Predicted 3D model of a 90-nucleotide RNA (SAM riboswitch aptamer (S box leader)) from a Sphaerochaetaceae bacterium.
[in-house]
RNA sequence: UGACCAUGAAGAGUGUGCGAGAGACAAGCUCGAUGACCACACAGCAACCUGUACGGUGUACAAGGUGCUAAAGCUUGACGGCGAUGGGCA
Numbered sequence: 001u002g003a004c005c006a007u008g009a010a011g012a013g014u015g016u017g018c019g020a021g022a023g024a025c026a027a028g029c030u031c032g033a034u035g036a037c038c039a040c041a042c043a044g045c046a047a048c049c050u051g052u053a054c055g056g057u058g059u060a061c062a063a064g065g066u067g068c069u070a071a072a073g074c075u076u077g078a079c080g081g082c083g084a085u086g087g088g089c090a
Base pairs, nucleotide, nucleotide: 001090002089004087005086006085007084013042014041015040016039017038021031022030023029025077026076027075028074043069044068045067048065049064050062051061052060053059054058073082
């Protein structure tokens, strides 16, 4: 990078740095110099992979690898779509 499979109204934020746009795209709506977005640190949430126990293909617990911590993936458009994340495959 490509095809495939799974998931999305639950949950979880502070500080520091930077300095202008950000929420994928279009429209709307919202966030933003009272500093958004992003990066880092610490904290937390969840449980896809993982581990342990029971057990018999699931339940419970843990949290090592990811992920996530404004708004239903913010809403609508497209739901046989687009995008994101995880998993194994090439």